This is a predicted structure of a 71-nucleotide RNA (transfer RNA) from Stegodyphus mimosarum. Taxonomically the source falls in Stegodyphus (Eukaryota, Ecdysozoa, Araneae, Eresidae). Its mean pLDDT, the model's own confidence on a scale to 100, is 83. Rfam family: tRNA. Rfam links the family to the GO term triplet codon-amino acid adaptor activity. Rfam's curators write: Transfer RNA (tRNA) molecules are approximately 80 nucleotides in length.

């Protein structure tokens, strides 16, 4: 160089073009003398620019970074 997967909260992972979900972690309140388990509330995210579309995490195009091939 070429081809292919992939890229979402701190971490791991899901979403038929239609208000981005789980789980663990984090903060605050409750319970306990206290710790610890535990209840309840809560912040926190689609790797950049563009394009299609009423509507983009999704679909196109380039780009960056990251696993495998080919040479």
């Nucleotide at each position: 160089g070429c081809c292919u997967u992939c890229g979402u909260g701190g971490u791991a992972u899901a979403a038929u073009g239609g208000u981005a979900g789980c789980a663990c972690a984090c903060u605050c309140c409750g319970c306990u003398c206290a710790c610890a388990u535990u209840u309840g509330a809560g912040a926190g995210g689609u790797c950049c620019a563009g394009g299609u579309u009423c509507g983009a995490g999704u679909c196109c195009u380039g780009g960056c970074g990251a696993g495998g091939g080919c040479a």